[in-house]
């Protein structure tokens, strides 16, 4: 110097364990904040706080009862196999 590669946030999601179904959660909008390949700039996406509007699927069984179980339902929580996952420059690994 050339060629090739690795790794972030995160996305998807088999499967597992829960929660709700007496409505929390999820989703939407606005405002603010945070983290985000090893470095710089930036992109995409993510998370958190506050506010607002919207908004739901139950059915069956057991028990004296508290309550429990089964089948569903929720753009439900956590873990998560497989797969996917930085634009430029520098760095880094391998080869020449």
């Nucleotide at each position: 110097u050339g060629c090739a590669g690795a790794g972030u946030a995160g996305c998807c999601g088999a499967g597992g364990c829960g929660c709700g179904u007496u409505a929390a959660g999820u989703g939407u909008u606005g405002c603010g904040a945070a983290a985000c390949g090893g470095g710089a700039c930036g992109u995409u996406g993510u998370u958190c706080g506050c506010a607002a509007a919207c908004g739901a699927a139950a059915g069956g069984g057991a028990a004296a009862g508290a309550u429990c179980c089964c089948u569903g339902c929720g753009g439900u929580g956590c873990c998560g196999a497989c797969g996917c996952g930085c634009g430029u420059c520098c760095g880094u690994u391998g080869c020449a």